A computed fold for a 74-nucleotide RNA from Desulfobulbaceae bacterium UBA2213, annotated as c-di-GMP-I riboswitch aptamer. The sequence was found by an Rfam model in a public genome assembly.
RNA sequence: CUGAGAUAAAGCUAACUCUACCGAAAGGUAGGGACGGAAAGCCUUGGAUCUUUAAUGAUAGCCGGGUUGCCUUG
Numbered sequence: 001c002u003g004a005g006a007u008a009a010a011g012c013u014a015a016c017u018c019u020a021c022c023g024a025a026a027g028g029u030a031g032g033g034a035c036g037g038a039a040a041g042c043c044u045u046g047g048a049u050c051u052u053u054a055a056u057g058a059u060a061g062c063c064g065g066g067u068u069g070c071c072u073u074g
Base pairs, nucleotide, nucleotide: 002074003073004072005071012037013036016033017032018031019030020029021028022027035061041067042066043065046063047062048059049058050057
């Protein structure tokens, strides 16, 4: 530098739910508990889904893409 993997070890994260707050809504933030995750870290650039009369927006833990990174191993 590149490929593979989650066996081990050290860690990381948090579905869903409860409480409080924000938002028109989808949903988001904080705390508690874990369904799970090997990028479930970050980026709406392509598609998809959800919300809105529409616009706005949301989901990166929907798929694809870009980018960065821990450990082991070839």